């Protein structure tokens, strides 16, 4: 002086995932005892976000259907099919289905020092779970979550706020 791993803190980003109060549990600090932060598991309040759940309304055939969430939809490639055309056999085209893969897309998100809007620029995400034969909107009502993963930092303009000065 680098690098690596842990602890702790401050700020910020996705998300509904945050606020308090109390009870136990534990327990540093500096030094014996004590006490008490941080921290764990309960249980409540709040606030935030989901589900169900009349009436009206609305739908009504099959391939089940349905939730959360932004995260749908397509195109090419490629394998399959006692598929269809074609045929002596084949090639081949279409059709339909799935896996991978890749390019697109409905729709989502960031690019900050207080905030809200609009333009342009950029960089990204466009998954995944889950419920089990069930559920439309739905007023009372009933009912469940508040987990997890992260680290950006380009401009112009229009308004709200804050403080400081006078």
């Nucleotide at each position: 002086g680098a690098g690596c791993a842990g602890u702790c803190g401050a700020c910020g980003c996705c998300u509904a995932a945050u606020g308090c109060g109390u009870g136990c549990c534990g327990g540093a600090c500096a030094g014996u005892a004590g006490c008490u932060a941080u921290g764990g598991c309960g249980c409540g309040c709040a606030a935030c976000g989901g589900g169900g759940g009349a009436a009206c309304c609305a739908a009504u055939c099959a391939c089940g259907g349905g939730g959360c969430g932004a995260a749908u939809c397509g195109g090419u490639g490629u394998u399959g099919c006692u598929g269809a055309u074609g045929g002596c056999a084949g090639a081949a085209u279409c059709g339909c289905a799935g896996c991978c893969a890749u390019c697109g897309u409905a729709g989502g998100g960031c690019g900050a020092g207080c905030u809200u809007c609009u333009u342009c620029c950029g960089c990204c995400c466009g998954a995944g779970c889950c419920c089990g034969a069930c559920a439309g909107c739905u007023a009372a009502c009933c009912u469940c979550g508040u987990a997890g993963g992260c680290g950006u930092g380009g401009a112009a303009g229009a308004g709200g706020g804050u403080c400081a000065c006078c």